The RNA shown here (transfer RNA) has 72 nucleotides and comes from Stanieria sp. NIES-3757. The coordinates come from a structure-prediction model, not an experiment, and the mean pLDDT is 82.
RNA sequence: GGGUUAUUAGCUCAAUGGUAGAGCAGGUGACUCUUAAUCACUUGGUUGGGGGUUCGAGUCCCUUAUAACCCA
Numbered sequence: 001g002g003g004u005u006a007u008u009a010g011c012u013c014a015a016u017g018g019u020a021g022a023g024c025a026g027g028u029g030a031c032u033c034u035u036a037a038u039c040a041c042u043u044g045g046u047u048g049g050g051g052g053u054u055c056g057a058g059u060c061c062c063u064u065a066u067a068a069c070c071c072a
Stems, first nucleotide, its partner, number of pairs: 001071007010024004018055001026042005048064005
């Protein structure tokens, strides 16, 4: 220098162009002498940044940042 993949909640990851979810973590309550465990409920998101296409974009296109890998 060229190319591929990844980037979504605090963490690990989902999500056919049509209301962004799960597990863990966190909060509240139940249970318990207390804690832990268990059970119930629940908070939390500018989907890495910018732009475009579309009635509608996490998803499609362009660009850019970061990381890993491949080629030279």